A computed fold for a 682-nucleotide part of an RNA from Bifidobacterium magnum, annotated as large-subunit ribosomal RNA, domain II.
Rfam family: Bacterial large subunit ribosomal RNA.
The RNAcentral record of the full RNA draws on Rfam.
The coordinates come from a structure-prediction model, not an experiment, and the mean pLDDT is 85.
Context: one part of a larger RNA
RNA sequence: GUCUGCGAGUUAGUGGCAUGUGGCGAGCAUAAGCCUUGUGGCGGAUGCGUAGCGAAAGCGAGUGCGAAAGCGCGUCGAGUCGUGUGUCCUAGACCCGAAGCGGGAUGAUCUAGCCCUGGUCAGGUUGAAGCGCGGGUAAGACCGCGUGGAGGACCGCACCCACCUAGGUUGAAAACUGGGGGGAUGAACUGGGGUUAGGGGUGAAAGGCCAAUCAAAUUCCGUGAUAGCUGGUUCUCUUCGAAAUGCAUUUAGGUGCAGCGUCGGAUGUUGCGUCCGGGGGGUAGAGCUACUGGAUGCUUGCGGGCCCGUAUCGGGUACCAACAGCAACCAAACUCCGAAUACCCGUGGCGUUAGUCCGGCAGUGAGUCGGCGGGGGAUAAGCUCCGUCGUCGAGAGGGAGACAGCCCAGAUCGUCGUCUAAGGUCCCCAAGUGUGUGCUAAGUGGGAAAGGAUGUGGAGUCGCAUAGACAGCCAGGAGGUUGGCUCAGAAGCAGCCAUCCUUGAAAGAGUGCGUAACAGCUCACUGGUCUAGUGGUUCCGCGCCGACAAUGUAGCGGGGCUCAAGCACACCACCGAAGACGCGGCAACAGGCGUGUGCCUGUUGGGUAGAAGAGCGUCGCGCGACGGGGUGAAGCCCUGGGGUGACCCGAGGGUGGACUUCGCGCGAGUGAGAAUGCAGAC
Numbered sequence: 001g002u003c004u005g006c007g008a009g010u011u012a013g014u015g016g017c018a019u020g021u022g023g024c025g026a027g028c029a030u031a032a033g034c035c036u037u038g039u040g041g042c043g044g045a046u047g048c049g050u051a052g053c054g055a056a057a058g059c060g061a062g063u064g065c066g067a068a069a070g071c072g073c074g075u076c077g078a079g080u081c082g083u084g085u086g087u088c089c090u091a092g093a094c095c096c097g098a099a100g101c102g103g104g105a106u107g108a109u110c111u112a113g114c115c116c117u118g119g120u121c122a123g124g125u126u127g128a129a130g131c132g133c134g135g136g137u138a139a140g141a142c143c144g145c146g147u148g149g150a151g152g153a154c155c156g157c158a159c160c161c162a163c164c165u166a167g168g169u170u171g172a173a174a175a176c177u178g179g180g181g182g183g184a185u186g187a188a189c190u191g192g193g194g195u196u197a198g199g200g201g202u203g204a205a206a207g208g209c210c211a212a213u214c215a216a217a218u219u220c221c222g223u224g225a226u227a228g229c230u231g232g233u234u235c236u237c238u239u240c241g242a243a244a245u246g247c248a249u250u251u252a253g254g255u256g257c258a259g260c261g262u263c264g265g266a267u268g269u270u271g272c273g274u275c276c277g278g279g280g281g282g283u284a285g286a287g288c289u290a291c292u293g294g295a296u297g298c299u300u301g302c303g304g305g306c307c308c309g310u311a312u313c314g315g316g317u318a319c320c321a322a323c324a325g326c327a328a329c330c331a332a333a334c335u336c337c338g339a340a341u342a343c344c345c346g347u348g349g350c351g352u353u354a355g356u357c358c359g360g361c362a363g364u365g366a367g368u369c370g371g372c373g374g375g376g377g378a379u380a381a382g383c384u385c386c387g388u389c390g391u392c393g394a395g396a397g398g399g400a401g402a403c404a405g406c407c408c409a410g411a412u413c414g415u416c417g418u419c420u421a422a423g424g425u426c427c428c429c430a431a432g433u434g435u436g437u438g439c440u441a442a443g444u445g446g447g448a449a450a451g452g453a454u455g456u457g458g459a460g461u462c463g464c465a466u467a468g469a470c471a472g473c474c475a476g477g478a479g480g481u482u483g484g485c486u487c488a489g490a491a492g493c494a495g496c497c498a499u500c501c502u503u504g505a506a507a508g509a510g511u512g513c514g515u516a517a518c519a520g521c522u523c524a525c526u527g528g529u530c531u532a533g534u535g536g537u538u539c540c541g542c543g544c545c546g547a548c549a550a551u552g553u554a555g556c557g558g559g560g561c562u563c564a565a566g567c568a569c570a571c572c573a574c575c576g577a578a579g580a581c582g583c584g585g586c587a588a589c590a591g592g593c594g595u596g597u598g599c600c601u602g603u604u605g606g607g608u609a610g611a612a613g614a615g616c617g618u619c620g621c622g623c624g625a626c627g628g629g630g631u632g633a634a635g636c637c638c639u640g641g642g643g644u645g646a647c648c649c650g651a652g653g654g655u656g657g658a659c660u661u662c663g664c665g666c667g668a669g670u671g672a673g674a675a676u677g678c679a680g681a682c
Stems, first nucleotide, its partner, number of pairs: 001682006011091003015088010027048003033042003052059002062073004094232002097229001101222006112196009121186001123155003126151001130147006159183003163180005198214001200210003235615006245258005259364002261361007270354001271352005276346004285337001286335002292331003296327004303320002305317004367392001369390008397408003412585004417581003423575003426559003432572001434571006445561001451545002455542010472529005478502003483497003508523001512521002586605008616671001618668008627660002635655005640649003
């Protein structure tokens, strides 16, 4: 891992509430117990009900308060005892699961310390004190040479330890092996015997160790501790069908009440939509000499600063700037104004089928994304918090390549019938290589901004132009003058100032290049030649650049596509879903007919948590079938058949070898795929 078996809402209570059903009924029922043995009889103690109100005395269809008025609670009659079901309470209370807490015992054969008694430490090295001799001294100290053999001394086996590294890591081993390493006469190591015990021991102290267990051992018991937590919870069909919100909470992943679901009863259109009529509002927008504030420019300039001046007075100012005026603005906590929607109320019409109240039972109280209106954030987030609508949640189907939340559309079943939605119609791939008119050349389409550009199409507008424009070509482009200043120089062309006059068809005191400065080239401007358009600017459509990433094209799903298979507009046809329609079947509900459950018509039938209903099957019991069965029961295997399903068959064959089926009831150890479930087998 698979298979088989086992495995989770049970039982109790003279319990509570509700509901179905049965007995009796203003009553109902007994409990213990007794007689007894029949699921019989007795037993009314007691309980509930039949009257309430008041704290009570008490009064009583009333009573309490009150001076009264009046108000509160009552009165206008159904209960009670069984039994079934739902749910709650008390119990382990659907099942499994803690870490833990307490009590009594068992442990120091592991290990920690201590006590008693024993044992062990190859070999080598160093050479303390002391002592002797010699030297030395006044005597000493001291020095030398010997001797001596000290040391938590040195090197290093056994022995003890465990620092490094490699292997091992379902190991050879629940801590090891290899190679190195440390101690090795000591606070050394070790045998045997003893001792200290669980909030206790022992500890050269690591919360270490106390039998592979230690921030409180092990074992049994309390014990089925508790678990607002996690997991699991077993057959079928039918009807309806949520919530992820508010308030509160030692509360935030729990719970209470409300909201939303379901079932029963009551009410009987009271509900919802729309039209109509009547309302209040201060949002969007807008506005502001209409307030409160903000804020820009100009005018004015109270006041201030600075400067000058002064006995006092004063004067200057291109600085700041109040008030006021003009002009243009801003505001969630501004409003002279002010919608659309939304909301409230009302009578009626139309459409639709809900609404409300009482009661039983729930679940939910982690929401999610999208559109719109906002707060927070950075006008970030698949961010967060509200409002509102939708989807998902609990929703399948078609589209979006794949894709809970987007678009279309809500799946009762069948159908080799039809029509459509979104989206599509060259091939993959169902349907147009459709029609008409344009656009795009970028594979733009098929990713992106500020910004940039004689891309290209369209629409304006302003110039110039047969009195000849624009571009090209030919020619002129001069004189005063090298303007003045500056400067080493400055002559159109470093810079400053001025920018005139003349000739003329035209020519700047000069557009650019150039020179050290001149020179030179060129432009503006003019004539000629040529000949018909040529420039500026604005708006719109589509394109271009801007554009760099890591396995392999990789930013159309792919192939591939260019008067398109791209884009824009218009039109026609078709495809396309579990949508709609046709035909047939089933079920629920409603209405009608009809009465034995049927017929007709209409509507409805996605569904998690959950509520309600109807069934299938297993085991056992009671009654019945004068049931079945060695002429072969149950069980098992196969074939065939039936039912909407759980399932069924006394239809056939085989196996098997003794029980068993059906109907009506009753009672449960009653249904397995999940619990890192339990046991066995493989």